[in-house]
Molecule: RNase P RNA; transfer RNA
Organism: Candidatus Saccharimonadota bacterium
RNA sequence: AUAGCGUGCUGAACGGUCGCUCCAGAUGGAGAGGAAAGUCCGGGCAGCAUAGAGCAGGACAGUCGCUAACGGCGACCGGGGGAAACCCUAGGGAAAGUGCCACAGAAACGAAACCGCCUUUCCUUCAGAGAAAGGUAAGGGUGAAACGAGCAGUGUAAGAGACUGUAGCGAUACAUGGUGACAUGUAGAGGAGGUAAACCCUGUCUGCUGCAAGGAGAUUUGCAUUACACGGUGCUCGCCGGCAAAUCGAUAACCGCUUGAUUGUAUCGGCAACGGUGCAACUAGAUAGAUGAUCGUUCUCGACAGAACCCGGCUUAUAGGCACGCUACUAAA
RNA sequence: GGGGUAAUAGCUCAGCUGUUUAGAGCGCCGCCUUUGCAAGGCGGAGGUCCAGGGUUAGAGUCCCUGUUACUCCACCA
Numbered sequence: 001a002u003a004g005c006g007u008g009c010u011g012a013a014c015g016g017u018c019g020c021u022c023c024a025g026a027u028g029g030a031g032a033g034g035a036a037a038g039u040c041c042g043g044g045c046a047g048c049a050u051a052g053a054g055c056a057g058g059a060c061a062g063u064c065g066c067u068a069a070c071g072g073c074g075a076c077c078g079g080g081g082g083a084a085a086c087c088c089u090a091g092g093g094a095a096a097g098u099g100c101c102a103c104a105g106a107a108a109c110g111a112a113a114c115c116g117c118c119u120u121u122c123c124u125u126c127a128g129a130g131a132a133a134g135g136u137a138a139g140g141g142u143g144a145a146a147c148g149a150g151c152a153g154u155g156u157a158a159g160a161g162a163c164u165g166u167a168g169c170g171a172u173a174c175a176u177g178g179u180g181a182c183a184u185g186u187a188g189a190g191g192a193g194g195u196a197a198a199c200c201c202u203g204u205c206u207g208c209u210g211c212a213a214g215g216a217g218a219u220u221u222g223c224a225u226u227a228c229a230c231g232g233u234g235c236u237c238g239c240c241g242g243c244a245a246a247u248c249g250a251u252a253a254c255c256g257c258u259u260g261a262u263u264g265u266a267u268c269g270g271c272a273a274c275g276g277u278g279c280a281a282c283u284a285g286a287u288a289g290a291u292g293a294u295c296g297u298u299c300u301c302g303a304c305a306g307a308a309c310c311c312g313g314c315u316u317a318u319a320g321g322c323a324c325g326c327u328a329c330u331a332a333a
Numbered sequence: 334g335g336g337g338u339a340a341u342a343g344c345u346c347a348g349c350u351g352u353u354u355a356g357a358g359c360g361c362c363g364c365c366u367u368u369g370c371a372a373g374g375c376g377g378a379g380g381u382c383c384a385g386g387g388u389u390a391g392a393g394u395c396c397c398u399g400u401u402a403c404u405c406c407a408c409c410a
Stems, first nucleotide, its partner, number of pairs: 002328009012298007020031004033304001037315002040313005045210004052237004057206005062076005077091001078089004092201002097199002099195003109148001114140002116136007150166005169191001172187006214255002217248007230241003249409001251410001262281008299302001334406007343359004352390001361377005383399005
């Protein structure tokens, strides 16, 4: 220098004028994002019994750890890709059971004889050809897949794990290393198609609703009389609440609403995710919904896009710029 | 703001438990019939199964992500 891999940051800057939202402080101060988005997960919070039991349903799936929790994250193991840096991985069970495997093909998982190979008999002048009965899964053909342990030998009429030797898979047992998944070695009776993002089995987790959650009603009349109906969670139980209608009041209000598993920084522990401690900071809070318009200067001429209860993740969108680490090859020193 | 449903031919819809060629009605095109038109009869064309990825031998169908459309929810605590 070229090609490439990984990680992190940034997302035009400065100033003037006018306007908008919020702040007991008003010639002052604060005022969108890394995704505020999708609403795909998890949690807080709120109501229903300070959320109870069982069933159904749902989610997840290597191991160890992190976390408030997770389907997230980190490290590692196994498998796959790449020359490498590195990347991808819904990765429990098909040796519990059931189902399915179209078309083609003789046969699609109960095995099976289409061609071929072989034996016997018949026919035929011999050979060859043909017919009948039987044997054979080694070979051909069809198909995504052909019964599923390859190769060599023995064996046989021809063949076949039928038998022998020797590689490979592998439940399991033992030894060594590792917290563990697992790795290596030895033995290995019995075992061998695919599909579980088919039913299902095993293990773990799981109540429903969703800030439009929720937070004060009063009076009168009718029905019911301790139990039913009805409602509160898909069903059963349990628990709680008497039910319905009318009138008044007003809701275009107030609270919930932003100080929080918060942010920054230093340090310690840890490979890391992350955690502990000290110091500092306060950083939108509307309710028809503010965060804008315009002027000037400069540059690399500016992407995706805008809060609505709050957090942790994931996913998706994103012009360009910057920094760091690493790999391969070439040349020079 | 928070839930739910759907997307298949020009239009309205089927397609269950994955498989050979994705069908139906209306519409469109051609021919027959008629003096001509309609109706009727015969034949035909027309599909990125919303988009991308995955599972599988094989996906409209199963799983994941996105896009678009439709729809419901406020107030007796």